Description:
A computed fold for a 575-nucleotide part of an RNA from a Candidatus Omnitrophota bacterium, annotated as small-subunit ribosomal RNA, 5' domain.
[in-house]
Context: one part of a larger RNA
RNA sequence: GAGUGAACGCUGGCUGCGUGGAUUAGGCAUGCAAGUCGAUCGAUCUAUUUUAUUGAAGUAGUUUGAAGCUUCUGCUGAUGGCUGCGGAUUUAAAACGGAUAGCGGCAAACGGGUGAGUAACACGUGGGUAACGUACCUCAAGGUGGGGGACAGCCUCGAGAAAUCGGGAGUAAUACCCCAUAGUUCCUUGGAUCUGCGAUGGUCUUAGGAUAAAGGUGGCCUAUCCUUGGAAGCUAUCGCCUUAAGAGCGGCCCGCGACUUAUCAGGUAGUUGGUAGGGUAAUGGCCUACCAAGCCAGUGACGGGUAGCUGGCCUGAGAGGGUGGUCAGCCACAUCGGGACUGAGACACUGCCCGGAAUCCUACGGUAGGCUGCAUUCGAGAAUCUUUCACAAUGGACGAAAGUCUGAUGAUGCGACGCCGCGUGGGGGAUGAAGGUUUUCGGAUCGUAAACCCCUUUUAUCGAGGAGGAAAGCUUAAAGGUGAAUAAUCUUUAAGUCUGACUGUACUCGAUGAAUAAGCCACGGCUAACUCCGUGCCAGCAGCCGCGGUAAUACGGAGGUGGCGAGCGUUACUC
Numbered sequence: 001g002a003g004u005g006a007a008c009g010c011u012g013g014c015u016g017c018g019u020g021g022a023u024u025a026g027g028c029a030u031g032c033a034a035g036u037c038g039a040u041c042g043a044u045c046u047a048u049u050u051u052a053u054u055g056a057a058g059u060a061g062u063u064u065g066a067a068g069c070u071u072c073u074g075c076u077g078a079u080g081g082c083u084g085c086g087g088a089u090u091u092a093a094a095a096c097g098g099a100u101a102g103c104g105g106c107a108a109a110c111g112g113g114u115g116a117g118u119a120a121c122a123c124g125u126g127g128g129u130a131a132c133g134u135a136c137c138u139c140a141a142g143g144u145g146g147g148g149g150a151c152a153g154c155c156u157c158g159a160g161a162a163a164u165c166g167g168g169a170g171u172a173a174u175a176c177c178c179c180a181u182a183g184u185u186c187c188u189u190g191g192a193u194c195u196g197c198g199a200u201g202g203u204c205u206u207a208g209g210a211u212a213a214a215g216g217u218g219g220c221c222u223a224u225c226c227u228u229g230g231a232a233g234c235u236a237u238c239g240c241c242u243u244a245a246g247a248g249c250g251g252c253c254c255g256c257g258a259c260u261u262a263u264c265a266g267g268u269a270g271u272u273g274g275u276a277g278g279g280u281a282a283u284g285g286c287c288u289a290c291c292a293a294g295c296c297a298g299u300g301a302c303g304g305g306u307a308g309c310u311g312g313c314c315u316g317a318g319a320g321g322g323u324g325g326u327c328a329g330c331c332a333c334a335u336c337g338g339g340a341c342u343g344a345g346a347c348a349c350u351g352c353c354c355g356g357a358a359u360c361c362u363a364c365g366g367u368a369g370g371c372u373g374c375a376u377u378c379g380a381g382a383a384u385c386u387u388u389c390a391c392a393a394u395g396g397a398c399g400a401a402a403g404u405c406u407g408a409u410g411a412u413g414c415g416a417c418g419c420c421g422c423g424u425g426g427g428g429g430a431u432g433a434a435g436g437u438u439u440u441c442g443g444a445u446c447g448u449a450a451a452c453c454c455c456u457u458u459u460a461u462c463g464a465g466g467a468g469g470a471a472a473g474c475u476u477a478a479a480g481g482u483g484a485a486u487a488a489u490c491u492u493u494a495a496g497u498c499u500g501a502c503u504g505u506a507c508u509c510g511a512u513g514a515a516u517a518a519g520c521c522a523c524g525g526c527u528a529a530c531u532c533c534g535u536g537c538c539a540g541c542a543g544c545c546g547c548g549g550u551a552a553u554a555c556g557g558a559g560g561u562g563g564c565g566a567g568c569g570u571u572a573c574u575c
Base pairs, nucleotide, nucleotide: 001575002574003573004572006571007570008569009568010567013422014421016419017418018417019415020414026378027377030375031374032373035106036105037104041102043100044099045098046097048095049094050093051092052091058085059084060083061082062081063080068075069074113333114332115331123257124256125255126254127253128252129251132250133249134248137246138245140243141242142241143240144239145179146178147177148176155168156167157166158165159164185210186209187208188207190205191204192203193202194201215238216237217236218235219234220233224231225230226229259305260304261303266296267295268294271293272292273291274290275289276288277287278286308330309329310328311327312323313322314321315320335356336355337354338353339352359368361366388411389410390409394408395406396405397404398403425455426454427453428452435446436445437444438443460512461511462510463509464508465507469502473497474496475495476494477493478492479491480490481489482488519564520563521562522561523560524545525544526543530559531558532557533556534555540547541546
C1' cells in the first nucleotide's frame, strides 16, 4: 500500500445492489418448513333435486256447549271431537356435487442447513467397468385371460391418568395370493461364428425348465342380448406387465496431484497371496474354512498434531505466499453410540428399534421429544438481523385436469457491514464588515468566507398520474393427426376471459422552499500540513526514532493548515 463475513470510538442525509451467528456441532418455549390423488377402493357426513312416507301450526265447515248477561224471549260463547284444505317436520331410496379419517399409489433419499468428523480414492483431474444398477422421462415391439381368501375403516366389548393398546363379528380395491399364457428375458446343456490385447462378451442355433399384468375415466350403439338405456363390443385417453435401446443419475476400480511432525523407526495376523465357498446390483479378505509366508517402510511406513476438498478469493510485476465466508460442484453429519426395515434409491435432518446423557408430562404403572430448516429465544462472546408477505414469477412433489402443498424460491424489514452513485446548493458579492487568532502595533489571516442580491430544486414534504415483471391457464371456433364417428383426445392458429406478494413500486408531471442533510483524523522526521497560550521529566504522547526538567511546531486547549469525506480513525488477521 492492498484486502476483510469484521469489531470498537466519534459522527451520520439518501438510493441501488450485495452481505450479516466467524465463538458453544452449546441448550431450546412457540409457530410454520412435505405433502398430494375421490378419475384405485369400501365407508361416513353434508348441500341440492326427484320419488314415496309422516303429517304440525293455521284455516273453513259441522257438532258439543262451560261461564256470563237477560226484557225470561233469547243473546254471547270458552273447551273438546270429526271432516276438508294446508303444508312445517320425520323416515327411506335414487341421482348429482362437495368434504373427510381409513385402505391403496406416488413423493417423502430431492430441495434447505452445518463443517463436528475425515490426511481418506474424501476431493481435484484423466481414465476403466470384458465386474454393475436405475423409479420417474423418451423411443420401439408385444401383451393386459381366469379364479380366491384376507386386513384396516365402520360396528361392538374391554384395558389405561394419558400416550395408546387388546378381543369379537364383518367389507372393497390399481392391496395380497393361486392358475394360465409369454419369441427377443433368466437358469442349465451342447454346437457354430464374429469383434477385440484379452471371450468372462456379441450373433445364430439344439434340448429342458422358470417368471407377468390392474384397472380407471369419457363417448358411440351398425351387427348380439336384455330392452329404451345398459351389458358385451368398438373407440379415445390415463394407467399396468414383459423385453430391447436411449438419456440423465449413481455404485465400484485405477494413474497422477495437493499439510505438518523423526523429540514418532520400524509397522502388520484377515495381516499379504492362493483354492473353495458365502454375500452383493456388481469386482474385491468384503466375510468364512483351509493352505502358503508373505506385504509396507528414510522416495518416510506406523504413530502424533492440524484440517472438509475444489472452482475460486486476497495479495503480488511475476514466481509465489495466504485462504476456502457468500455463489457453484463433490463429500460428511443431523443430541451421543449402535442397528437394521421399507424402497429403484436410505443404513434415512422434521422415519423405525435399542442403549447413554439430559429435558417435559404422570394417577409412579408408564410416556413424549431432538431448530447444524425459516423466524425467534437463553447462554458464551469484541460481534452478527424480521417470531414479516406471497406462491404473482422460476423450480419441485402429487394429480387426467382444475388445483393443493412448498420458511425452496420471489419479496420485504433491520445493520454505513461492503461496493457504486447522489446530495448537503449555483452565480454575483470588498464595507476585504463584525468577530476569532496573531502581531515587529504598520499589519496579516480565517476570506468571497459570511452578510446581502439574483437563480435553481437532485434530495425533502405534499398532490396527481402511472409501466413492466404475465406467459401460461380456462372457454369457444377453425385446420390437421389417431379414430367407424360431427364423440373423445393430441398439435397448431385465432378470438374472448382471468391471474401481481413486491406495489399503486420504478418512472413522469405539478406545488412549496436554500429549504431536510458534515464530520473524522493528522500537522517533530519518516509524511502533506505551524503559530499562540497553559504545563514544567508533572500531567501526558508514542508505529519506529523519540518528546516533556520555564520561551515544547512532539503533552492539553485555541486559531490556522493538510488528508479523506457519510464517513474518518483504531484494533485484530493476511500478502